Context: one part of a larger RNA
Molecule: large-subunit ribosomal RNA, domain VI
Organism: soil metagenome
RNA sequence: CGUUAGAAAUUUGAGGAGCCUGACUCUAGUACGAGAGGACCGAGUUGGACGGACCGCUGGUGUAUCUGUUGUGGCGCCAGCUGCAUCGCAGAGUAGCUAUGUCCGGAAAGGAUAAGCGCUGAAAGCAUCUAAGCGCGAAACCCACCCCAAGAUAAGAUCUCCCCGGGAAGUAAUUCCCAUGAAGACUCGUAGUAGACUACUACGUUGAUAGGACCACGGUGUAAGCGUAGUAAUACGUUCAGCCAACGGUUACUAAUAAGUCGUUCGA
Numbered sequence: 001c002g003u004u005a006g007a008a009a010u011u012u013g014a015g016g017a018g019c020c021u022g023a024c025u026c027u028a029g030u031a032c033g034a035g036a037g038g039a040c041c042g043a044g045u046u047g048g049a050c051g052g053a054c055c056g057c058u059g060g061u062g063u064a065u066c067u068g069u070u071g072u073g074g075c076g077c078c079a080g081c082u083g084c085a086u087c088g089c090a091g092a093g094u095a096g097c098u099a100u101g102u103c104c105g106g107a108a109a110g111g112a113u114a115a116g117c118g119c120u121g122a123a124a125g126c127a128u129c130u131a132a133g134c135g136c137g138a139a140a141c142c143c144a145c146c147c148c149a150a151g152a153u154a155a156g157a158u159c160u161c162c163c164c165g166g167g168a169a170g171u172a173a174u175u176c177c178c179a180u181g182a183a184g185a186c187u188c189g190u191a192g193u194a195g196a197c198u199a200c201u202a203c204g205u206u207g208a209u210a211g212g213a214c215c216a217c218g219g220u221g222u223a224a225g226c227g228u229a230g231u232a233a234u235a236c237g238u239u240c241a242g243c244c245a246a247c248g249g250u251u252a253c254u255a256a257u258a259a260g261u262c263g264u265u266c267g268a
Stems, first nucleotide, its partner, number of pairs: 001151001006161002009158003015148002018145001020048007032037001050105005058099004065092005070085006110142002116136004163267001165178005179265001184262004188204005209255003212251004218244003225238005
């Protein structure tokens, strides 16, 4: 921009993409076979690769969390903190993201067929699956199942919402002026389940959208100060303490204020 007024939502599906496979067990050492060997049909179990989803479990990461510790500098000193040294090094680890972790998927049914197997059956008094006609038959094809999908310009469907003033010029199409400005959308702001930007999604006081505060979960592992014991290093008590990120809940304390723009007036 189009889809023939505009708008919000829900959809149909032309078309496209995906849709893999092994081993073992039972039936049964049965049918078959002199034996050696060894089934069809049917039922079940368990894998590989691939794909989707997820983070409860097992782990990884987690330079925004906690702790220990070395060297050196600083805060006057002690104590306590802090800068730099690969996050200084080391031990753990929330959320998120993850695989090597967990769950799930390929099924079944149907249609038309291939090779093949047939029925009826002439040409050709017989025979013949074929010439007319009819039936079965595969991981392939169509359908089915999952995903995308109306720019499918043949531009689909359903439901709901919204707008009912006047004048001038012109033969008319149409143009201009005044009034009007809906439904809805956008700008803007707070953000993330989204994200390079954009887009998308949630919210904007009729509010829990983010921050803060409080509480809980969870992480680390018993803070500082003081006391006691010891010459001291240190240990013990106060103390399962102190501190704490992304997670959950509650709470308007802070910020989402105010406002503007587009979109019209019943539609070839």